[in-house]
RNAcentral holds the full RNA, with entries from SILVA. Small-subunit ribosomal RNA, central domain from a metagenome, 346 nucleotides, folded computationally. The prediction has a mean pLDDT of 89.

Context: one part of a larger RNA
RNA sequence: UUGGGCGUAAAGGGCGCGUAGGCGGUUUUGAAAGUCUGAUGUGAAAGACUCCGGCUUAACCGGGGGAACGCAUUGGAAACUAUGAAACUAGAGUAUAUAAGGGGAUGCUGGAAUUCCUAGUGUAGGGGUGAAAUCUGUAGAUAUUAGGAAGAACACCGGUGGCGAAGGCGAGCAUCUGGCAUUAUACUGACGCUGAGGCGCGAAAGCGUGGGGAGCGAACAGGAUUAGAUACCCUGGUAGCCCACGCCGUAAACGAUGUGCACUAGGUGUCGGGGGGUUACUCUCGGUGCCGUAGCUAACGCGUUAAGUGCACCGCCUGGGGAGUAUGCCCGCAAGGGUGAAACUC
Numbered sequence: 001u002u003g004g005g006c007g008u009a010a011a012g013g014g015c016g017c018g019u020a021g022g023c024g025g026u027u028u029u030g031a032a033a034g035u036c037u038g039a040u041g042u043g044a045a046a047g048a049c050u051c052c053g054g055c056u057u058a059a060c061c062g063g064g065g066g067a068a069c070g071c072a073u074u075g076g077a078a079a080c081u082a083u084g085a086a087a088c089u090a091g092a093g094u095a096u097a098u099a100a101g102g103g104g105a106u107g108c109u110g111g112a113a114u115u116c117c118u119a120g121u122g123u124a125g126g127g128g129u130g131a132a133a134u135c136u137g138u139a140g141a142u143a144u145u146a147g148g149a150a151g152a153a154c155a156c157c158g159g160u161g162g163c164g165a166a167g168g169c170g171a172g173c174a175u176c177u178g179g180c181a182u183u184a185u186a187c188u189g190a191c192g193c194u195g196a197g198g199c200g201c202g203a204a205a206g207c208g209u210g211g212g213g214a215g216c217g218a219a220c221a222g223g224a225u226u227a228g229a230u231a232c233c234c235u236g237g238u239a240g241c242c243c244a245c246g247c248c249g250u251a252a253a254c255g256a257u258g259u260g261c262a263c264u265a266g267g268u269g270u271c272g273g274g275g276g277g278u279u280a281c282u283c284u285c286g287g288u289g290c291c292g293u294a295g296c297u298a299a300c301g302c303g304u305u306a307a308g309u310g311c312a313c314c315g316c317c318u319g320g321g322g323a324g325u326a327u328g329c330c331c332g333c334a335a336g337g338g339u340g341a342a343a344c345u346c
Base pairs, nucleotide, nucleotide: 004317005316006315007300008299012314014201015200016199017198021194022193023192025088026087027086028085029084030083033081034080035077036076037075038074039073040072041071042070049065050064051063052062053061054060091191092188093187094186095185096184097182098181103177104176105175106174107173108172109171110154114150115149116148117147118146119145120144121143125136126135162169163168206247207246208245209244210243211242215241216240220236221235222234223233258313259312260311261310262309263308266291267290268289269288270287271286272285273284274283275282276281295302296301319346320345321344328339329338330337331336
């Protein structure tokens, strides 16, 4: 390389949009590039193959044949692929009507709780633990009542419930805005699928500048525990978590399962629609769960939401360690990220 693979053994890109490329629905027709077929020329000789012959045989040598299935020219065929023309509506899309939704952005508002401040009542403890102590309190704490301030998060509803491509999204209201579903009709007429590069989005932590800072809390300090205790427990507490703008670009970014289309028993929940109905129920479309048939699987399990059966396209794997390291290049303010070996060793 061929081949074989990628849920858990090595292996699906974190996710999308999309360029080149690859692949592409139905019908008629044209030409004939690929394709198929005939003819001609050529593919030197020697060698190889085959038949016959010559040295006693063989090696060796001589003669005949086939083959070399390639290339060029030329005649024909038209199913398939490509291509030109014309048409279609089952793929895809548009419009109108109807929902459902923590989808996104901005602004405003709200109550509970927490901490702090002020004032009242009130008196000796409070807090914390396995037990304690550090800590706090007669300068009046804790508790309780009233008033005020601040920041962050939104109990119940809440649900293998919803929405989003993924990351993710949960108080209420308003404005702006994306996607999706169903039903009926009309319209466009293959406009499609995938997608190397590329571009964008991308949890948490981290970084830059400026704000904010209630609570929690890396680092740090103290108290305990212990043989020790740079920990687990306790009392404090800085960065940070919050906001704005700009970086970073990684995660067990997981369904550890790429995207799209088609086909292949059912049963039972649930969410959003539509149709029928005698209100028992039933049919159907789209999502989301559980069980399970055939089939698949090393097994576990998967099983119309496939890991079944096929097709199209992309990504990735090739023994363990060395190592996601070194080096080079690219990106980044840095931290670091992307790409990514070898020696050696088992």